Predicted 3D model of a 75-nucleotide RNA (transfer RNA) from a Verrucomicrobiaceae bacterium. The coordinates come from a structure-prediction model, not an experiment, and the mean pLDDT is 81. It matches the Rfam family "tRNA". The family's RNA type in Rfam is transfer RNA.

RNA sequence: GUCCUCGUAGUUCAACGGAUAGAACAAGCGUUUCCUAAAUGCUGGAUACAGGUUCGAUUCCUGUCGGGGACACCA
Numbered sequence: 001g002u003c004c005u006c007g008u009a010g011u012u013c014a015a016c017g018g019a020u021a022g023a024a025c026a027a028g029c030g031u032u033u034c035c036u037a038a039a040u041g042c043u044g045g046a047u048a049c050a051g052g053u054u055c056g057a058u059u060c061c062u063g064u065c066g067g068g069g070a071c072a073c074c075a
Stems, first nucleotide, its partner, number of pairs: 001071007010025004018055001027043005048064005
């Protein structure tokens, strides 16, 4: 340099192109307890960025950024 692949919550994962992106763990606040742990209830939290297609995009297309991989170059 070329190509492939991935990027969704703090973490691990979902979501035929179709309603307000869902769950587990974690976090915060409660209940319970003499206290802690455990248990249990509630709450907040994300589509990497910029465009495009579409009535409608996490999903499809282009570019950028970042992670991983393959190949090439290395006089």